[in-house]
RNA sequence: GCGGUGAUAGUCUAACGGCUAGGAUAGAGGCCUUCCAAGCCUUUGAUCCGGGUUCAAAUCCCGGUCGCCGCA
Numbered sequence: 001g002c003g004g005u006g007a008u009a010g011u012c013u014a015a016c017g018g019c020u021a022g023g024a025u026a027g028a029g030g031c032c033u034u035c036c037a038a039g040c041c042u043u044u045g046a047u048c049c050g051g052g053u054u055c056a057a058a059u060c061c062c063g064g065u066c067g068c069c070g071c072a
Base pairs, nucleotide, nucleotide: 001071002070003069004068005067006066007065010025011024012023013022018055027043028042029041030040031039048064049063050062051061052060
């Protein structure tokens, strides 16, 4: 340099173009307990960046950045 592939909360991970972005864990508060742990309830927090297509984009298309794999 070329091709492939991926990027979603602190971490891990879902999501036929219909989203009010789901789950786990972590964080905060509460219940329970003599206390802690466990368990239960509540709650906070996320779509890598810029454009395009569409009534509607995390999802499709183009470009960029970064990671991984292969080729040179």

Notes
Model confidence (mean pLDDT): 82 of 100. A computed fold for a 72-nucleotide RNA from Candidatus Woesearchaeota archaeon B3_Woes, annotated as transfer RNA. The same sequence occurs in records of 2 taxa. The RNAcentral record of the sequence draws on ENA and MGnify. It matches the Rfam family "tRNA".